This is a predicted structure of a 359-nucleotide RNA (Bacterial RNase P class A) from Iamia sp. Of the family's consensus pairs, 82% are formed in the model. Rfam family: Bacterial RNase P class A. The family's RNA type in Rfam is ribozyme. The gene name in the source record is rnpB.
């Protein structure tokens, strides 16, 4: 000076005019009422109005109805330590990979998979207590023989070759026919004991043992802890017309010549259920109603691209100061919260790291 890491913010500012949702006062008008008021309109003001994500609706949790004796079984979910949290989840550390020259970024996590079962294309001789194609030996049996050996017949072997995602430790050195933890050294790795260290997971360092022990638990499955179920269209209150029940002093009508009484009819009156249209609540220091939160212009900011002179730095390349332009992103609360994921032009603000210059 460039190029990046990581942690934490901010996401356009002022003014003016137009203009929307809520709410709230005044003044008029109209309704209803005795009245006090309430209701609907008008009108001038006053407060007050979107996010880090308001998004996806993926987790938790309040609230709200509905189920629910207790206990088991089934089903689903989670799963390395500490601390935190109401709970998802957060921070912080391990142990085992991957990426980056580095700052630093990332993935997995119970089961020593000797509780049991089960799986592994395809390729390969063998793929789970494995296996001989090539290939190595043929010492001991055999056949042969010129008695030097020869044959590869029984038979031994896994060292090298071959497939594989993965083939039963590596390295040398002894052995051997030829080879093999067969024996030995060291190294990996498992087991296991002891000492330090960590609150812990876990690490470091020593000794022993037997030689070697595969992988999948996101296949079942054991172990632990955790789970009723369905959402603000959740649920509450209030209540028209019509149709239904009922009671009446009244009317029509029929029983009787009338009238009292009985029946009917439901024309009027009043009154119960039941909750449809509806309205309130649930509902908040914005707020819900098919959804307000916004538009114009001026000017300034960050950013962009263009520019002859003149002004300032600089040899100069170019910068600077000015001027024309252009310009600010992701998205819009719908019952609250309290997380996790994803979406974002651009800008600051600590640290840290690489690579070039300078001193």
């Nucleotide at each position: 000076u460039g190029a990046g890491c990581u942690g934490g913010c901010c996401g356009g500012g002022u003014g003016a005019c137009c203009g929307c949702g809520g709410u709230u006062g005044g003044c008029c008008c109209g309704g209803u009422g005795c009245g006090a008021a309430c209701c609907g309109g008008g009108u001038c003001g006053g407060c007050u109005g979107a996010g880090g994500a308001a998004g996806g609706u993926c987790g938790g949790g309040g609230c709200u109805c509905c189920c629910c004796a207790g206990g088991g079984c089934a089903c689903g979910g989670u799963g390395c330590u500490g601390g935190u949290g109401a709970g998802a989840g957060c921070c912080a550390g391990g142990a085992c990979g991957g990426g980056g020259c580095g700052a630093c970024c990332u993935g997995u996590c119970g089961g020593u998979a000797c509780a049991g079962g089960g799986c592994a294309a395809c390729a390969g001789a063998g793929a789970g207590c494995a296996g001989a194609c090539c290939g190595c030996c043929g010492a001991u049996g055999g056949c042969c023989u010129c008695c030097g050996g020869g044959c590869a017949c029984a038979g031994g072997c896994a060292a090298g070759g071959u497939u594989g995602a993965a083939a039963c430790g590596g390295u040398g050195c002894g052995g051997u026919a030829a080879g093999a933890g067969c024996g030995c050294a060291c190294c990996a790795g498992c087991g296991u004991c002891g000492u330090g260290g960590g609150c812990g997971a876990c690490c470091a360092c020593g000794g022993c043992g037997g030689c070697u022990a595969g992988g999948c638990a996101a296949c079942c499955c054991c172990c632990a802890c955790c789970g009723g179920g369905a959402g603000c269209a959740a649920g509450g209150c209030c209540g028209a017309a019509c149709a239904g029940g009922g009671a009446c002093a009244g009317g029509g009508u029929g029983g009787c010549c009338c009238g009292c009484c009985c029946g009917u009819c439901a024309c009027g009156u009043c009154c119960c259920a039941g909750g449809u249209g509806g309205g309130c609540c649930g509902c908040a220091c914005a707020g819900a109603u098919g959804g307000a939160u916004g538009g114009u212009c001026a000017c300034c900011c960050a950013u962009c691209g263009g520019g002859a002179c003149c002004c300032c730095c600089g040899c100069a390349a170019g910068g600077g100061a000015c001027c024309c332009g252009a310009g600010g992103a992701c998205a819009g609360a719908a019952c609250c919260c309290c997380g996790c994921c994803u979406a974002c032009a651009g800008g600051c603000c600590a640290g840290c790291u690489c690579a070039c210059c300078a001193c």